[in-house]
Predicted 3D model of an 82-nucleotide RNA (c-di-GMP-I riboswitch aptamer) from Hydrogenimonas sp. Of the family's consensus pairs, 95% are formed in the model. Rfam family: c-di-GMP-I riboswitch aptamer. Its family is annotated with cyclic-di-GMP binding in the Gene Ontology.
Formats: sequence, C1' cells, structure tokens
RNA sequence: UUUGACAAAUGCCAAACCUGUUGUGAGGCAGGGACGGAAAGCCACGGGUCUUCGGGGAGUCGAAGAGAGCCGGGUUGCCUUU
Repeated sequence: UUUGACAAAUGCCAAACCUGUUGUGAGGCAGGGACGGAAAGCCACGGGUCUUCGGGGAGUCGAAGAGAGCCGGGUUGCCUUU
C1' cells in the first nucleotide's frame, strides 16, 4: 500500500409513516421521523421491478419514463485495534 474480518472513535446516510408541494402516473422536492446501512457515496453497464403511450381480447412487441436501500458490475472514499 492492497484485500478481508473484528474492535474503538469521529461522524455520515435515512426505510416505513405523517404534513406540504409537484407530476397523467411510477415517483420527485422540503420538513418531521428512524427500519436499517461499512460504502444506504457516485454511475445506471447487465438482469429484475414499476409507470405511461401505441396496437391488441390477452400475451408477445415497440417507444418514452421512474427508481435503484433487489442482485451483479464499475469507480472514489472514513478510522487504524488486532
């Protein structure tokens, strides 16, 4: 220095839900809140999920979106006990 685990410390993020606001919608933003998280930082590359539109009895298909705290992947980081 790198990787993994454990410990401590400084802190960090914020699920569900509630209020307001916004969007056709999935959802987004702000405040409260805390289920959890060692990357729950960043990306959206692959798979999956969700919404809208088209055609349509349905499915397949196509287009445009959403989120990513589902899994995998890429990338950048905090502490420094063993």